[in-house]
Context: one part of a larger RNA
């Protein structure tokens, strides 16, 4: 130095585990907000820090109901307290109160959480307390040049605004890319911006479609069908009718008579009854043995409208919490019903049928259809009928025949879609996976910013977390002793591979 074999350190992989996640079923919610939100900043305990709650009434008050023999939120002991059968410990749930500052912030200003005011009542000086934005809108005073009046102006009153995942509607609206280059074309009426809105939204009651037979408003699935088309006939793009389903609802105004206060809605009120938000009640075991421990073994037994799960010192129907199942609300939301009462206005005859509109040019845009032989819809600009003896359509035109009545206006389901709230579910993930984020995480920490952006989980059943002795710097760490089934489970703590370092044997050189 090298091989072997054994014990070790270091190192964390692996297996076990799961306190987070991810994906979904079914329900419920679908919105918050000047009565000051979303989100914050500062405070706030016996407290010096985080985090949860709260807000100078500050881990809380009132107050109604439930529940209770404990309790004073976590890291987290400790101190000091509170309570014990129930009108008031504490917990849980309804309605309340209180809610500092800042943020649409709105008395004025600002470099967000701070500076500065004004009116008025109130007070014994200090002071409290209230109101003071801006727009629209109704009202109602006032009131110019300029007579009347209008325009300004005051003053009540109602409303707005900001927020917030995604889904819907309208306005704008791109490029990379594809075409193997690139221009039309594609990407794509996408991204991404505005603006609206509602729990859904939009469409929607035929001037639709069919084809000589007929359907009978919209939406959404399947089918048609990668058809028919369209397309530098390139890359691509790409219906429709019909047929099957889910789901169905139809109406009004644009106008006189007549009848007679009647359907319907929308507000309010009462009534029932059903959910929601707290809860209650809820069957049945004992022993042996191994064992630190029984819920394993092994004997006998019991319940079961309860073998869903979870804890419990190893694998429990019968120990515990639940679980079938049956119950429960003082209050306050919500469905159903049913009543008041206000506003709406029913039925009937008979009339009546949406003008710069349809069409047309020319220029765009939508239609699966790029302008084409090119129909239909929408309009910038120009023009411009008819009037039910009418008019629109049936893919150029025309006739024929079928069909339908624009030019007003409403509507519930079936679709869409989860920021959020409850159950449940997984041939989903188990700490380099699973959310970035199982743990002080949108946190440390990086960047002027805008913005990026982690690491990190397991001792034990139970702290019984090692009292005492030695060594040593009144350390570190260690060795005895103790506890534990177990300390090579001692807090760098479950297992504890392997590179990597050693250490003791043998053997080679």
């Nucleotide at each position: 130095c090298g091989u072997a074999c054994a014990c070790g350190g270091u190192g964390a992989a692996u297996g076990c585990c799961u306190a987070g996640g991810c994906a979904g079923u079914c329900a419920g919610a679908g919105g918050c907000g000047a009565a000051g939100a979303a989100g914050g900043a500062c405070g706030u305990g016996c407290u010096a820090a985080u985090c949860u709650g709260c807000g100078a009434a500050a881990a809380g008050c009132g107050u109604c109901g439930g529940u209770a023999a404990g309790c004073u939120g976590a890291u987290a002991c400790g101190a000091a307290g509170c309570a014990u059968u129930a009108c008031u410990a504490g917990c849980c749930g309804g309605c309340g109160a209180u809610u500092u500052c800042c943020g649409a912030a709105u008395g004025g200003g600002g470099a967000a959480a701070c500076c500065c005011g004004a009116u008025g009542c109130a007070u014994a000086u200090u002071u409290g307390c209230a109101u003071c934005a801006u727009u629209a809108c109704u009202a109602a005073g006032u009131g110019a040049a300029u007579u009347a009046a209008u325009a300004g102006u005051u003053u009540a009153g109602u409303a707005a605004a900001g927020c917030a995942a995604a889904c819907c509607a309208a306005g704008g609206g791109a490029a990379c890319u594809g075409a193997a280059a690139c221009a039309u074309c594609u990407u794509a009426u996408u991204a991404c911006c505005u603006u609206g809105a509602g729990g859904a939204a939009a469409a929607g009651a035929a001037a639709u479609c069919a084809a000589c037979c007929g359907a009978g408003a919209u939406u959404c699935c399947c089918c048609c069908a990668g058809u028919a088309g369209u397309g530098g006939c390139g890359a691509g793009c790409g219906a429709a009718g019909a047929g099957g389903g889910a789901g169905u609802a139809g109406c009004c105004c644009a106008g006189a008579g007549c009848c007679u206060u009647a359907a319907u809605c929308a507000g309010u009120u009462u009534u029932c009854u059903c959910a929601u938000u707290a809860g209650g009640a809820g069957a049945a075991c004992g022993g042996u043995c191994u064992g630190g421990a029984a819920a394993g073994u092994c004997c006998g037994g019991c319940a079961a409208u309860a073998a869903a799960g979870g804890g419990u010192g190893a694998u429990a129907g019968c120990c515990c919490c639940g679980u079938a199942u049956c119950u429960a609300a003082a209050a306050a939301u919500g469905g159903u019903u049913u009543u008041u009462c206000u506003g709406u206005g029913a039925g009937c005859u008979c009339a009546a049928u949406g003008a710069g509109u349809a069409a047309a040019a020319c220029g765009g845009g939508a239609c699966a259809c790029g302008u084409g032989g090119u129909a239909u819809c929408c309009u910038g600009u120009u023009u411009g009928a008819a009037u039910a003896u009418g008019g629109g359509g049936g893919g150029a035109c025309c006739a024929u025949c079928c069909u339908c009545c624009a030019a007003g206006g409403c509507u519930a389901a079936a679709u869409a879609c989860u920021c959020c709230u409850g159950a449940c579910u997984g041939a989903c993930c188990g700490a380099u996976a699973g959310u970035g984020a199982a743990c002080u995480a949108g946190u440390a920490c990086c960047g002027u910013a805008a913005g990026g952006g982690a690491a990190a989980g397991g001792c034990g059943a139970a702290a019984a977390g090692a009292a005492c002795c030695c060594c040593g710097g009144u350390g570190a760490g260690g060795g005895g002793a103790g506890u534990g089934a177990a300390a090579u489970a001692g807090a760098u703590c479950c297992u504890g591979a392997a590179a990597c370092c050693g250490u003791g044997u043998a053997c080679g050189u």